RNA sequence: AGAGCGGAGCACGCAGUCGCUCCUUUGCGUGCAAAGGGGAGGAAAGUCCGGGCUCCGCAGGGCAGGACGCUGGAUAACGUCCAGUGGGCGCAAGCUCAAGGAAAGUGCCACAGAAACAUACCGCCCCGGCCCGGAAGGGCCGAGGUAAGGGUGAAAAGGCGAGGUAAGAGCUCACCAGCCAUGGGGCGACUCAUGGGCUAGGCAAACCCCGUCCGGAGCAAGAUCGAAUAGGGGGGGACGAGGUGGCCCGCUGACCCCCGGGUACGAUCGCUCGAGGUGCGGUGUAAAUCGCAUCCCAGAUAAAUGACUGCGCACGACAGAACCCGGCUUACGCUCCGCUCUUCGC
Numbered sequence: 001a002g003a004g005c006g007g008a009g010c011a012c013g014c015a016g017u018c019g020c021u022c023c024u025u026u027g028c029g030u031g032c033a034a035a036g037g038g039g040a041g042g043a044a045a046g047u048c049c050g051g052g053c054u055c056c057g058c059a060g061g062g063c064a065g066g067a068c069g070c071u072g073g074a075u076a077a078c079g080u081c082c083a084g085u086g087g088g089c090g091c092a093a094g095c096u097c098a099a100g101g102a103a104a105g106u107g108c109c110a111c112a113g114a115a116a117c118a119u120a121c122c123g124c125c126c127c128g129g130c131c132c133g134g135a136a137g138g139g140c141c142g143a144g145g146u147a148a149g150g151g152u153g154a155a156a157a158g159g160c161g162a163g164g165u166a167a168g169a170g171c172u173c174a175c176c177a178g179c180c181a182u183g184g185g186g187c188g189a190c191u192c193a194u195g196g197g198c199u200a201g202g203c204a205a206a207c208c209c210c211g212u213c214c215g216g217a218g219c220a221a222g223a224u225c226g227a228a229u230a231g232g233g234g235g236g237g238a239c240g241a242g243g244u245g246g247c248c249c250g251c252u253g254a255c256c257c258c259c260g261g262g263u264a265c266g267a268u269c270g271c272u273c274g275a276g277g278u279g280c281g282g283u284g285u286a287a288a289u290c291g292c293a294u295c296c297c298a299g300a301u302a303a304a305u306g307a308c309u310g311c312g313c314a315c316g317a318c319a320g321a322a323c324c325c326g327g328c329u330u331a332c333g334c335u336c337c338g339c340u341c342u343u344c345g346c
Stems, first nucleotide, its partner, number of pairs: 001342010012312007020039009041318001045329002048327005053218004060249004065214005070084005085099001086097004100209002105207002107203003121150002123146003127142006158176002161173003177199001179196007222269004232259005242252003276295008313316001
């Protein structure tokens, strides 16, 4: 210098003027004024997971259904994260994987091929019969053996070599792969060594089996105040209405539904102090967790967070909160740090 891998940070800045919203204090004429202070993001996004919170007669049993699936840990919880194991990719730094069970059962394996799991198409070999031939031998038919060879295929009965055999075959042997046992290491996934018999195709993001978890609805949850609920009609209900938002049981137990009419462009709470931020220290490889100190950091409701001017530069990408939090995913500009490989120079 080129190519690449991993991680961290920032999100135009400063000043002035005029606004918007919220809080505190003061003043009064009680919704205005003054002063002081706060005012979008790393993703506020998609709403895909997990939890808090609220309500459902309190969360119970069963069926159905769904999610997840190597090991250990973290956590409120997770499908997230961390550290490992094993497989795959890369020369490497590193990256990546829904990674339980195919010896419970069922199913599927396109095309090709005889056969896709127990099959003989060609070939090879033994035996018998017939024919040709002087013979050597050859041909046809029948009954068997053979997965070594050919051919088909993504995949063909462990691979490869040697022995062996009529031809063959883990039939025997060496090496490799797989399985099992024993011993060593590891909490464990697993791994190393030795030995054994000889082999069991693949697919579970096919059904299924095994294990773990899951009650439902969601801030338009829900609560309080105010207004209205007048006078009516019809139907059902303790022989159980209605509720428990898949079904059954269980639980609860008096109102429920329809027609028609009336009030209200209601207000307040929930609402932001929280699994909270920052710093230091302890434990831990880490994710995290504990202790101390310190800080308060949007809370609107038709919905505020803006506009203009000046200066500066590196000239500013993606993008706007709506109950809150932990993740994931997606969008996106710039800066810095560490590392790997190649080449060149000293």
Predicted 3D model of a 346-nucleotide RNA (Bacterial RNase P class A) from a Synergistaceae bacterium. A source record names the gene rnpB. Its mean pLDDT, the model's own confidence on a scale to 100, is 79. The RNAcentral record of the sequence draws on ENA. It matches the Rfam family "Bacterial RNase P class A". The family's RNA type in Rfam is ribozyme.